Predicted 3D model of RNase P RNA and transfer RNA as a complex of 412 nucleotides. Rfam match: Bacterial RNase P class A. Its family is annotated with dimeric ribonuclease P complex, tRNA processing and ribonuclease P activity in the Gene Ontology. It is annotated as a ribozyme.
RNA sequence: GGAGAGGAAAACGCAAUCGCAUUUGGCUUUUAUCAAAUGAGGAAAGUCUGGACUUCGUAGGGGAGGAUACCAGUGAAACGCUGGGGGCCGUAAGGCUACGGAAAGUGCAACAGAAAACACGCCGUCCGCAUUUGCGGAGCAGGAUGAAAAUCUUGACCUAGUGGGUCAAGCGCAUGCAGCGCAAGCUGUGUGGAGAUGUAAACCCUAUCCGAAGCAAGAGAGAGGUGUUGGUUCCCCCACUAUAGCGCCUCGCAGAUUCGCUUGAGCAGAGCGGUGACGCUUUGCCUAGAGGAAUGAUUGCGCACGACAGAAUCCAGCUUAUUUUCCUCUCCCCCC
RNA sequence: GCCACCCUAGCUCAGUCGGUAGAGCAGCGGUUUCGUAAACCGCAGGUCGUCGGUUCAAGUCCGACGGGUGGCUCCA
Numbered sequence: 001g002g003a004g005a006g007g008a009a010a011a012c013g014c015a016a017u018c019g020c021a022u023u024u025g026g027c028u029u030u031u032a033u034c035a036a037a038u039g040a041g042g043a044a045a046g047u048c049u050g051g052a053c054u055u056c057g058u059a060g061g062g063g064a065g066g067a068u069a070c071c072a073g074u075g076a077a078a079c080g081c082u083g084g085g086g087g088c089c090g091u092a093a094g095g096c097u098a099c100g101g102a103a104a105g106u107g108c109a110a111c112a113g114a115a116a117a118c119a120c121g122c123c124g125u126c127c128g129c130a131u132u133u134g135c136g137g138a139g140c141a142g143g144a145u146g147a148a149a150a151u152c153u154u155g156a157c158c159u160a161g162u163g164g165g166u167c168a169a170g171c172g173c174a175u176g177c178a179g180c181g182c183a184a185g186c187u188g189u190g191u192g193g194a195g196a197u198g199u200a201a202a203c204c205c206u207a208u209c210c211g212a213a214g215c216a217a218g219a220g221a222g223a224g225g226u227g228u229u230g231g232u233u234c235c236c237c238c239a240c241u242a243u244a245g246c247g248c249c250u251c252g253c254a255g256a257u258u259c260g261c262u263u264g265a266g267c268a269g270a271g272c273g274g275u276g277a278c279g280c281u282u283u284g285c286c287u288a289g290a291g292g293a294a295u296g297a298u299u300g301c302g303c304a305c306g307a308c309a310g311a312a313u314c315c316a317g318c319u320u321a322u323u324u325u326c327c328u329c330u331c332c333c334c335c336c
Numbered sequence: 337g338c339c340a341c342c343c344u345a346g347c348u349c350a351g352u353c354g355g356u357a358g359a360g361c362a363g364c365g366g367u368u369u370c371g372u373a374a375a376c377c378g379c380a381g382g383u384c385g386u387c388g389g390u391u392c393a394a395g396u397c398c399g400a401c402g403g404g405u406g407g408c409u410c411c412a
Stems, first nucleotide, its partner, number of pairs: 001332010012302007020039007041308001045319002048317005053214004057240002060237004065210005070084005085099001086097004100205002105203002107199003122143002125138005152170006171195001173192008218259002222251008266285008303306001337408007346361004355392001363379005385401005
């Protein structure tokens, strides 16, 4: 100097003027108005995953359907995260991993090819009989088709020559024991035989878990009358609840009003424990809450000249979009 | 805001249990006619919205994006 890998931080700043929304306070019968404080994000996005919360009257069982799938930890939970194991990719730093079962069963493997999972016999080869082409058999080397051509590899025996037959060794698989590890598993050593194609992001089997709808969920007080026995949002069964539940009507409320609505698995700092995710202790803080929907505009100065993008019930993640800076590491080339 | 569904030829739609994509209309050429239409014959036209994964093989199965369509509130 070039090519890469991993991680962290910030998201224009300051000042002035005008304006918008919410809350609090003053004034006012009310509206209006005045003052102060506060006012978008790392992804507010996609709505992919998991919850909180609310309703379906309250519990329980079965079926259907769905989700997940190496081990340990963490977390409220999760297709989350952290650490580890196996496999794959990369020269390396490092990255990816839907990673149970094909030795329970079923299905599928098009076209081509002789034959495609019960293997097969087209060319060529070999053996036997006929002796001109042919007929019967063998299935070892070779050709051709295809993604895949089939009983692991080597040596010996059997044989006309062979083999998927027999024996031995190696490799792989399953399993016992020993060592290490919480475990998945790794290493060493012994034993065994049916050496078994692929596909489970095909049906399925095994294990574990799951009721549904979603803030446009939903929600008030009181009195009376009346109808029904339905009902747990995929289906079925069953118990309880009758001074019950639900539907309709009347009173009250009349503005598309109020509550739900933002104090929460909350944020920031310090210390301790842990490899880490994270946990514990302590101190401080309150930090948008609208409903035609606020968070903007202008001017001046500075620089690195400003990307993606705008809350709508709230959290925890994942994924996607995107600008700049910094740190650590790997490989190659050049110079000293 | 919260949900559900759909993207295949120029247009409207098929596509089974994954096996290499079709139909109708439209377009082009020809036959027929004095000429046109109709009719008949033939032809062309597709990265199956995009990217990645599983598989020998993906329009189809799985995931992430992009575009579009539809539904859902209010008297307890």